Predicted 3D model of a 92-nucleotide RNA (c-di-GMP-I riboswitch aptamer) from a Gammaproteobacteria bacterium. It matches the Rfam family "c-di-GMP-I riboswitch aptamer". Rfam links the family to the GO term cyclic-di-GMP binding. The model forms 84% of the base pairs in the Rfam consensus. It was read from a public genome assembly, where an Rfam model found it.
[in-house]
RNA sequence: AACAGUGAAAGGCAAACCCGUCGAAAGACGGCGACGCAAAGCCACCGGUCUUAGGCCCUCUCAAUGGAGGGUCAGACAGCGGGGCUGCCGGC
Numbered sequence: 001a002a003c004a005g006u007g008a009a010a011g012g013c014a015a016a017c018c019c020g021u022c023g024a025a026a027g028a029c030g031g032c033g034a035c036g037c038a039a040a041g042c043c044a045c046c047g048g049u050c051u052u053a054g055g056c057c058c059u060c061u062c063a064a065u066g067g068a069g070g071g072u073c074a075g076a077c078a079g080c081g082g083g084g085c086u087g088c089c090g091g092c
């Protein structure tokens, strides 16, 4: 340095539920708690999924303020896949 994570050690992270805070929501953060994880460390670059309060566009509807649906801007997920960066342990 490359490869793989069979065995060991040191340690690490923490799903769901519940509680609190924030948010329109998806969800985030803290607490509790362990389903799991060898990158479950970091980055929304590609694909994907989720959200729709607000802006914009389209369609339908209504006498009309309005209502319904779709798209998009936008937001979220790194514990959905790919990619990028970094890294512990021992093995070979």
Stems, first nucleotide, its partner, number of pairs: 003091001005089001012037002018031005035079001041085003045082003048077004054073008